[in-house]
RNA sequence: UCAUACCAGCCGGGACAUUAGCGGGGUCCUGUACCUGAAGUCCGCUAUAGCAGGGGUGGUUUCCUGGUUUGAGGACUGAAUCUUAAUAUAUCACCGUAUUUUUAUGUGUUGAAGGGCGGGUCCCGUGCGAUCGGUCGCCGUGAACCAUGUCAGGUGGGGAACCAAGCAGCAUUAAGCGGUUUUUCCGAUGUGCCGCGGGGCGGCCUGCCCGGAGCAUAGGAUACGGAACGAGUAUUCGGAUAUCAUUUCGAUCUUCAGGUGUAUGA
Numbered sequence: 001u002c003a004u005a006c007c008a009g010c011c012g013g014g015a016c017a018u019u020a021g022c023g024g025g026g027u028c029c030u031g032u033a034c035c036u037g038a039a040g041u042c043c044g045c046u047a048u049a050g051c052a053g054g055g056g057u058g059g060u061u062u063c064c065u066g067g068u069u070u071g072a073g074g075a076c077u078g079a080a081u082c083u084u085a086a087u088a089u090a091u092c093a094c095c096g097u098a099u100u101u102u103u104a105u106g107u108g109u110u111g112a113a114g115g116g117c118g119g120g121u122c123c124c125g126u127g128c129g130a131u132c133g134g135u136c137g138c139c140g141u142g143a144a145c146c147a148u149g150u151c152a153g154g155u156g157g158g159g160a161a162c163c164a165a166g167c168a169g170c171a172u173u174a175a176g177c178g179g180u181u182u183u184u185c186c187g188a189u190g191u192g193c194c195g196c197g198g199g200g201c202g203g204c205c206u207g208c209c210c211g212g213a214g215c216a217u218a219g220g221a222u223a224c225g226g227a228a229c230g231a232g233u234a235u236u237c238g239g240a241u242a243u244c245a246u247u248u249c250g251a252u253c254u255u256c257a258g259g260u261g262u263a264u265g266a
Base pairs, nucleotide, nucleotide: 001266002265003264004263005262006261009057010056011055012030013029014028015027016026020046021045022044023043024042034054035053036052037051063259064258065257066256067255073249074248075247077245078244079243080241081240082239083238085236086235087234088233089232091231092230094226095225096224097223098222099221100220101219103218104217105216106215107214114210115209116208117207118206119205120204121203122199123198124197125196126195127194128192129191130189131188132187133186134185137180138179139178140177141176147172148171149170150169155164156163157162
């Protein structure tokens, strides 16, 4: 150096999730790089980190180690943007008051604004009336017996005349019941163009006096005050990502260097 046999190695890798950790079963990226079995109360293993069985290649530029180029994709953190909720603020919009302005409308010397006095509406007390209820009065009705008067018949007493009790009936009444027009008395109130007395912040209406020309409504502007529903602004917690940045893991790709078994035979 060649040949043969055996054997080592290799027959994908990575991220996330899960795990004490590693790998498998899951999702994703890359790539094409064996077959079968089980695996969610998961399956197997232990830093040399899948297990069980079978197959291929076989010391190779194809295997191993350390660098290098490229960089799919992922993860963390932050920014940016959007967004739910909460808190705050009081810029816009909203409400009220005041002032002012313009136009329109209405009103005003048959007297505005403003001021003074008074009254009503309102509240309390009280009175009168209405209404309602009850009561007095009047009329009617009204007691088998335990109301009165009169008591037919009948009953009792008596020689008789007559007397007695007394049912029914009739009349008059009590309690009760019904009606009634006016009146008497008592009470009540979602009653009243009512009366008297007292009170009374503000609004409304109204009479008189002073006053002597504006006043009111609508719109605009300004100022002050109020509320915080709507819009806006700020901050905080959370959520989302087609974006950006740092860090990190990282397949694939490019390339360099090193390493690379045993046995037999020639």